This is a predicted structure of a 76-nucleotide RNA (transfer RNA) from a Patescibacteria group bacterium.
RNA sequence: GGGCCUGUAGCUCAGCUGGUAGAGCAACUCCUUUGCAAGGAGAAGGUCCGCGGUUCGAAUCCGCGCAGGUCCACCA
Numbered sequence: 001g002g003g004c005c006u007g008u009a010g011c012u013c014a015g016c017u018g019g020u021a022g023a024g025c026a027a028c029u030c031c032u033u034u035g036c037a038a039g040g041a042g043a044a045g046g047u048c049c050g051c052g053g054u055u056c057g058a059a060u061c062c063g064c065g066c067a068g069g070u071c072c073a074c075c076a
Base pairs, nucleotide, nucleotide: 001072002071003070004069005068006067007066010025011024012023013022019056028042029041030040031039049065050064051063052062053061
């Protein structure tokens, strides 16, 4: 330098063919216990890596960047 893949909640990840975003775990509140753990219930938490574009509408499609992974090439 080139190809491919990935980027979504604190963490691990879903989200198919565009229709306004979810699960598990963690943390929080309540119940249960003398207390802790385990168990049960509930609520909260996100302008989906950034900037543009297409569209009535973009996490999703297109372009340019950024970060990470992987393969190849180059140099020594």

Description: The organism belongs to Bacteria candidate phyla, within Bacteria. Its mean pLDDT, the model's own confidence on a scale to 100, is 81.